Bacterial RNase P class A from Rubricella aquisinus, 383 nucleotides, folded computationally.
It matches the Rfam family "Bacterial RNase P class A". Its family is annotated with ribonuclease P activity, dimeric ribonuclease P complex and tRNA processing in the Gene Ontology.
The sequence was found by an Rfam model in a public genome assembly.
NCBI's taxonomy places the organism under Bacteria, Pseudomonadota, Rhodobacterales, Paracoccaceae, Rubricella.
Its mean pLDDT, the model's own confidence on a scale to 100, is 76.

[in-house]
Order: sequence, then structure tokens, then C1' cells
RNA sequence: GCGGAGGGCUGGACGGUCGCGCGAUGCAAAUCGUGAGGAAAGUCCGGGCUCCAUCGGAGCGAUGACGCCGGGUAACGCCCGGCCGGGGCAACCCGAGGGACAGCGCCACAGAGAACAGACCGCCCCUGACAUCAGGGGUAAGGGUGAAACGGUGGGGUAAGAGCCCACCGCGGCCUUGGCAACAAGGCUGGCAUGGCAAGCCCCGUCAGGAGCAAGGCCGAAUAGGGACCGCGCGGGGGCAUGACCCCCAGGGAUGCUCCUUCCCAGUGGUCCGGGUUGGCUGCAUGAGCGCAGGAGCGAUUCUGCGCCCAGACGAAUGACCGUCCACGAGUGGUACUUCAUACCACUUUGGACAGAACCCGGCUUACAGGCCCUCCGCACAU
Repeated sequence: GCGGAGGGCUGGACGGUCGCGCGAUGCAAAUCGUGAGGAAAGUCCGGGCUCCAUCGGAGCGAUGACGCCGGGUAACGCCCGGCCGGGGCAACCCGAGGGACAGCGCCACAGAGAACAGACCGCCCCUGACAUCAGGGGUAAGGGUGAAACGGUGGGGUAAGAGCCCACCGCGGCCUUGGCAACAAGGCUGGCAUGGCAAGCCCCGUCAGGAGCAAGGCCGAAUAGGGACCGCGCGGGGGCAUGACCCCCAGGGAUGCUCCUUCCCAGUGGUCCGGGUUGGCUGCAUGAGCGCAGGAGCGAUUCUGCGCCCAGACGAAUGACCGUCCACGAGUGGUACUUCAUACCACUUUGGACAGAACCCGGCUUACAGGCCCUCCGCACAU
């Protein structure tokens, strides 16, 4: 200098005029403070919070998610560190990472043959023929088909071959060492070996109640405590103070199913038709909050101290105009320079991405013009 990889920050500035929302002070006028994001998007995960009798206890089922090891966190399917596998020269990136000996299923076409298979071409031996070709036997090393062919390379051996034998690799078993572990390294030994797909169904392990701020609470207002049909029930006993009373049993309901418990009911469940309300307040922002410093830790993160309060609308506020400057691109001219390249200055011109909170927070995913910073890898050159 060029190319690449990982991470962080920012994403216009200043002044003036007018106009908005919220909060505090004030009788009022007014004054002061404050006012969109890193993704506010997606509505995909996890929670905080609120309500719910099937949110009590127990069991069964369904559905969904996760899946190597160890940590972090309120929690997670997230994050960090590691192991193994794959890609890359590397920095780094990716992994839906348990089980194929529980079962079922699939591997088209091609091919001899696709799981305990197989002989198309070929190789070897014998016989007949004897240029050819036919029959029988052996073979799976070579070639072919295919995404994939029942271990690989080399040697020995054989009629030709084959783990048939040997060496190394690979695979299985056992042991030693290191590591919390996933695993790694080494040694010994062996019949030398029954593919792949579970991101096919499935099996195993773990986790998960439902609905959601349009949750919920309060105030106000209004109507028709409306009508029709169907199912089940409206029962028994006891007490006394004799009542639309109390207790027990039975019945119906509150549920994905069952049992117990609790509650409701003389009514209750379902379907259809019809009427009223659509207003106000609250929930509503002090929070698993932010900033700085120090400690622990490889890190995610955490601990301590100090400081700060940084939107809360409700048809929905943060805007409009003017001036100056500026990031980027293009053009012209000048300076440095022999020239090119490069750097700087002046002028002209275009012009600033993705995109707007609505209960809140932790993540993930997607979008993003331009600018800045840090670390690492590779190549070339110079010192």
C1' cells in the first nucleotide's frame, strides 16, 4: 500500500421567528424543566404485571419447544467459554450436535447388484473347435452404472484373485494419563466389519395452566330483570326457634379426561331473534433503569461506591419557515510536484439512509446513504 475477517460508535450542526405535548411553581399572566429508535419494525421466543374454580391436590392424555459439555441470566429456543464435525491459505464462519441393535418407512432413474446384494465388460482353469466361437468351473483385485456398491493404501501369496496373510490407517473392545465434563493422547488386542436418511414418522430426556393493557379497577349513563325452542332436574331424610331456616344424601353445573376438595343452583345447559351502553378517570411510567469509577472473572456477567430522573399522547404532541455551516458525489481552476498518482485550497452544483413510542423489559430476525474508531489475517515492497 492492497485485499479480507471480527467488534464498537454515530447517523447532521448552529442561530433566529412562530407553533405544540407533559410535569413543577403561580390566583392568573407567565417562568423553568423535559419531549421517539438502534432498530420504535416483525409480533418470533422469554418474562414482569393483571384476571380466571378446574389458577386447590393427584393422575392420564394431547400439543409445542429444546437436544454435545460447562457456565451466565428473572427466564429463554437467548448469550459466553469449550469439545467434535464441515468450509477457508489464514484471521474467522457454519452446525435442527441424543438414538439407525424398539418399530415402521424411503433410497427415483441407471445398474449385475442398493443391505447380510451381486456378475454387464473383464481375469484364470478345463473341454470341444482351433483366425473366430460355444459349454463348464473359479473370481470380485481392474473397468463400467450411480449421490452412494458391504473398509483404504502398499506388499506377499495365488491358476487368476480375495483380510487369504502382513505393515500402516480405519473400525470394535479393554487399560493408562490429562480434563468438572463433552473429549483428547498413548498402549494392548481382535471375528478384520450388517450402508445412508430421524431437517421422515418415531423412541429417549427436559420444559411448558389459560387469556391478555382492547388485561384489570372505579365513576357516570341507558335499556327490555326481553322473547322463542330443546335437554336434564325440581327428590329423600333429620333438627328446631316452623322459616323463600340449618345439616346430610342424591341430581345438575364450574374441565381435554378421571378422582378428591371447594363453590353455585332450584334452577341450569345449548341454539336462534331482539334491545341498551361505545362517555370519563385510572392502570400510565422509579425501572430485572441509566451514567461514571473501582474490584472479581478468558468471557457472558456480577459486586461495591458516587451521581441522575431522561416522553406518557388518546384520532393521537416533538413541527413549519429563514439564514449560515457541514458529510458524500461530480465539474472547473490553483498550489505542492519534472510528469502521473496523491494531498490541500477556492468556486459551482446535487444532496443527508432505514424509518415514528402507545403497559414495560431481556433477546432473536429483518432494513439501513454516509462517516469515524479498535483488533486480527494474508500478499507485496521498503527500512